The part of an RNA shown here (large-subunit ribosomal RNA, domain II) has 720 nucleotides and comes from a bacterium. The prediction has a mean pLDDT of 81. Rfam family: Bacterial large subunit ribosomal RNA.
[in-house]
Context: one part of a larger RNA
Order: sequence, then structure tokens, then C1' cells
RNA sequence: CCCUGCGAGUCAGUUGUGUACGGCAAGGUUAAGCCGGAAACGGUGGAGCCGAAGCGAAAGCGAGUCCGAAUAGGGCGAUUUGAGUCGUAUGCACUGGACCCGAAUCCAGGUGAUCUAGCCUCGUCCAGGUUGAAGUCCUAAGAAAUUAGGAUCGAGGACCGAACUCAUUAGACUUGCGAAUCUAUGAGAUGAGACGUGGUUAGCGGUAAUAUGCCAAACGAACCUGGUUAUAGCUGGUUCUCCCCGAAAUAGCUUUAGGGCUAGCGUUGCAAUUUAAGUACUGGGGGUAGAGCACUAAUAAGAUCGAAGGCGAGUAAUCGUACUUUGUCUUGUUAAACUCCAAAUACCGGUAUGUAUAUUGCAGCAGUUAGAGCUAGGGAGCUAAGUUCCUAUGCUCAAGAGGGAAACAGCCCAGAUUGUCAAAUAAGGACCCUAAAUUCUACCUGAGUGGAGAAGGCGGUAAAGAUUCUCAGACAGCUAGGAGGUUGGCUUAGAGGCAGCCACCCUUUAAAAAGUGCGUAAAAGCUUACUAGUCAAGAGACUUUGCACCUAAGAUUUAACGGGGCUGAAGGUAGAUUCCGAAGUUACAAGUACAUUUCCGUUUCGACGGAUAUGGGCGGUAGGGGAGCGUUCUAUGCAUGCUAGCCUUAGCAGGUUAGACAACGCUGUGAAGGGAACACGUAAGUAGUUUCUGGAGCGCAUAGAAGUGAGAAUGUAGGG
Repeated sequence: CCCUGCGAGUCAGUUGUGUACGGCAAGGUUAAGCCGGAAACGGUGGAGCCGAAGCGAAAGCGAGUCCGAAUAGGGCGAUUUGAGUCGUAUGCACUGGACCCGAAUCCAGGUGAUCUAGCCUCGUCCAGGUUGAAGUCCUAAGAAAUUAGGAUCGAGGACCGAACUCAUUAGACUUGCGAAUCUAUGAGAUGAGACGUGGUUAGCGGUAAUAUGCCAAACGAACCUGGUUAUAGCUGGUUCUCCCCGAAAUAGCUUUAGGGCUAGCGUUGCAAUUUAAGUACUGGGGGUAGAGCACUAAUAAGAUCGAAGGCGAGUAAUCGUACUUUGUCUUGUUAAACUCCAAAUACCGGUAUGUAUAUUGCAGCAGUUAGAGCUAGGGAGCUAAGUUCCUAUGCUCAAGAGGGAAACAGCCCAGAUUGUCAAAUAAGGACCCUAAAUUCUACCUGAGUGGAGAAGGCGGUAAAGAUUCUCAGACAGCUAGGAGGUUGGCUUAGAGGCAGCCACCCUUUAAAAAGUGCGUAAAAGCUUACUAGUCAAGAGACUUUGCACCUAAGAUUUAACGGGGCUGAAGGUAGAUUCCGAAGUUACAAGUACAUUUCCGUUUCGACGGAUAUGGGCGGUAGGGGAGCGUUCUAUGCAUGCUAGCCUUAGCAGGUUAGACAACGCUGUGAAGGGAACACGUAAGUAGUUUCUGGAGCGCAUAGAAGUGAGAAUGUAGGG
């Protein structure tokens, strides 16, 4: 990992409250017990319980009662008429293990010191080598105390190093030789040494040269059994089918925030019966968007304006001031917490319309209270985020498939009951991949722009506008001129058009600056403005717009059209026609819940079942409601064909009523189970036929009862 079994909403209650059905009904019902019976059960039993009357804390009174002094007033009741109670089944709640599995815990009573820690008793062991303390003896010195030397001796938590004990470093091993080992290396090795035997200390404890170490491979409190199915607002799992409807991720409160309670939103039943949404008309209040500056606050420039202060001049009067503050006026602005103004929507009321699985009320049962993206208006943030928080009862996903966006929950189109080798369409597309135009008209782009990107730049190109010069010859080019007063004055070493400052006149002219640039030490020289000639028809500068261009560097591989490929496009702009394109729409056929129409059958007269026609429905998670299939067991009963009528059908089949006949479910002439094919049913499934296997029991109908359905739980047992 696979296969086959097993594996999770159960049972109980003098409990509560609904629903369906049934009995009796102003009543309903018995419990224990007793009698009968083999039992099932039947009879008896009226104690008790619920209901028929309430009010008050109560005494109590009573269609009233309580508060009250009250006959007042008010609260709760009665009056209109009125339904309960006992069962069966079932929904939910409560109490219990309470849908199943899952802790770490807490407590009680016991069992452990054959491991290990400490202690007690009696024992055992430590090759060999080295060093050479005290003491003693001898010798020498000394008056002596004593000192020195030599011998002897054999001390030591002394030294080296086996056994023994330990475990420093490295490697191996790490499904091992091994649930702690092996190899090399290492520490101690007469000691606080190592080891043996027997004993002792026990868990709210022991022991501990303290490491929270050890107390039988497990110790911040051992193990075993019990309380015990501890508890788990947490995680996981929870088993057949079909039909109808179908949410929420919000508010308030919460030792609350991943949990609850109530409301909101779903569903089912009953009741009300036009009340809902929407639309039209109509009546309202408003201070948002916008706008504005009249208030509040902010703000740019200006004024031959006003005031106060400063500064300067002046003896003073007074005058000046590109000093400061403030006011007024003019022009121009800003505001969520400004408003002289002021919408559209929205909201509230009324009238009409509006018939929907709508709305409202009551009752049963829920789930939800982690939401996500997009669009629009905002707050926070950096006008960052696939960020975060609101609003729009916005849209989609969640719980939604299909087509488009290459792929792509939340974007665009569109809401899947089933079938069809039918039709026209939506979004989006029509050269090939790939269904459909290599379609038509006009223009743009030359960048593969299209097919990422800003400020900024640009004599790319196209269009529009306004403007200047121009056959009296423009613009560009070429030829020629470009002068005189004068070297203007000042400054300067010099300053002669051309370092700098001031001024910028006059004359001759077709024209020529008190000089546009280069240049010189200063001059000189070159050149420009300006003028003439030549040539010959447009030329110059500007504004706006379309499409391009530069700006433009990244990490596995082209890789920023999905690819091929595309240039009078297969790119862009404007227009035209045709076609493709979805589970949407239409056509044809079929199924089904609901409403309505008609008919038939049954009936307890409430209704139920079947058929027929019409209508609008039939995506779906949590969840609500309905109808069925199958498994095991229990009870009762089991046949087949013929004739006739009716219903139904294209027909056969089928259904139903009546009549005669018959007295019996299948099975070794092969049960259950298994394999294959066919048939029936919307499905779970079913029965039958054929066939293979199998070898002994099994079914059908109607009811009833459940150990009643497996793919998931790191499920569990066995097997592979």
C1' cells in the first nucleotide's frame, strides 16, 4: 500500500413540548395489588394524575380577586361560548458515558531496592618496576643544644604500568553484534579503591560528595488495579436511493473574540387573504456631490489707502522711510470637523397598479455569527499592498456547471430536469494550429509599433488652424559691396566695433551697427547684420491633434502576440455586409413537484388514489421537508389455467368484476451464494429467462421489531 470482515444519533425516564393517527369526551385515565391463565394476556382495582376558575406573598375570597379608607382607579381573570385526556408512532429538548475514537491529568488501595542510590553484616582482590619521609645505627664537629655525612629502614588519598574499575578524543555502527556496542586513544590503579554474599530505607515516600540524578530498558514525582466510557468550547471520522425548497459568515451581550445566547437570513405546518417588491402620480423633511467665500479658519500679489510702533533728518513744528504689526479696498485661491447657496439619487407618507413557491402572524426544526474578489463612494496606509476598516441590503464566488479571457473560485456572456448527428444567437471571434471573411470602403503606422512602462527629449510622419515674406523676384546658394567723422568718451601700460563703464549721434549712400561672432599685446585679418546682381517659385517661424521614435539593464530557455507566422496586414482608426460561437433561447419528444380544469374509483364525507388538459417551475453546500430500496429477525397467509363483461393499448401484454373447476409456495428433476448475458425500474435495486459453478436449504405478500447499509477515523482483526 492493497484485499476481506468489524466499525459511530442508541436505550431508559410517573420528565417537558410539538406533529400525525386512534379511543373516549366536560370529562379522560388507572398505579401497586388481587383473580384467572402454561404463557401471551384477560378481568378487577378510582388511590392518584390532568382538565372543567380565578385572584392574592398568604390567611382567604370566588366570576371575580388583589392593592386601597373607598362603592374611586388600576393589575390579572370571567363574560362572546368552550376541549380535554389516555394511548401508538415520530421531531426536538433535559437527565444519564448519550453519535464514535482520542489526552496530558487528579485521587484511593496495593506491588516493587534481583537494575540503581545510601547504609549495615561477613568476606574477596590489586603482576611488575620506581622513588626513598619519619625513626634507628655508625662516623665527624661541638662544652652542650645540635648540625653534617654514610648506612639501615620502608612512609605516601607518592610515581610508571597489567589485572580490575572508569569513559577523554576520533572513527565505526545507527532496519546495529548490541533498545548504548566495537576499534584505536585515554583516566585511576594501597585507595574518599574495586568486587561478592546476606540484610535495610517505598512514592504526599526513599536515597542522593545536587546531576532533578537514581528507585527493574520509563521518574519535576515509580508501577499495577480501581474511581473510569474522567473531562476535551479541540482535531479526525460518521455507512443506501430519489424528489421539493434552500441559507449565513451580520447586530447586541458575553473572563468574550476559532465557543455561546437572542435577533437577522432557511425550511415545514396552520391561519390571515392583497396586505409585499416594483412601477406611475402625489405630499414631505434634508445639507451630501457640486459650487461659493456672506461667517469661521487658511492664503498669493497689489493699492497716490488708513492706524500704531520703530528708525532717520530737524531746536521744534514737521517731513521722510524697498523697517514691524494691523485694518480697508482691488485681483486670485483653499476647507471632513466653513456655508450666502445647492442637486441627482435615496428615505418616509398617501392614491392607483401590481396575484408572486409574494407578504404578515403563530407554532415545530435548523444551520450560520473565520468569508473572498470585483465595481462605485470613503477612512487608515505612502491617494503602497493579492493590505486593512466601513458604506451600496451592489455583483459574482462561497453553494454555480456551460462559452470567452492560452492556462486562470471572485472578470465578460450565461443560470445545467432528461434526450436529439435540428435552428437562430450572447460574450468573444472568422490566415493555419481551430468552428467561421486571406470580405468590402477610406485613411493611419514602418516601429514587428501592434505584442509591458514615466517625467523628459525629438527638423519621424499625417492632418487641422492662424500668421509673415513673395514674379514690383521671396527663402537657400553664388558674385560684389559692407564706407566716412572716428582710434566716440572714460578707463587703461595698451583698449583702435569686439576686457570693462557711459553714451549709442551725424554724414555719404543701393546698403553698411558708436558693431553678431572668430581673432591681435594693441592694431591688422576673417565674418555677420544690411544692400545690389544672378537664379527662379514658393519660403519662414508658430499653435493644436493622430500614429510612431529615444528614454528601456537580470538572473535554467527564445520566454513581455498561446504558437506558427503577419506589413496597400493576419496591426490601428472610422464604416458596411456575411458567418462561427454556450448545458442560455427556439423546435420536437419524455419525466416530475405544485396550481387550476374535466372525468373515474374508494370513502369514516374530512379526504385519498388514478387519468386528462393548461400554466409557470425543476443548479445547489450547511440545513429543513417528503417518498422509497435493501439487510437480519418475528407473526399471519401462500396454486394454476379457462369463459364472459368493462377499462387500457397501435396491438400483444396489463388491470378489474363475475362464473365454473381445483385444495396445493419453491427445492437433489439441484436451495442459498458466486460468474456472464438479456429484461424491468428515474435510482437505491429487482425478479425472471438462458448458461457455468455450487451442493442444502430458501422465498413471495401484508404487518411488526432492529446489533439495518462503509471509502476514508496516522480506525480495527486477519491475509497478501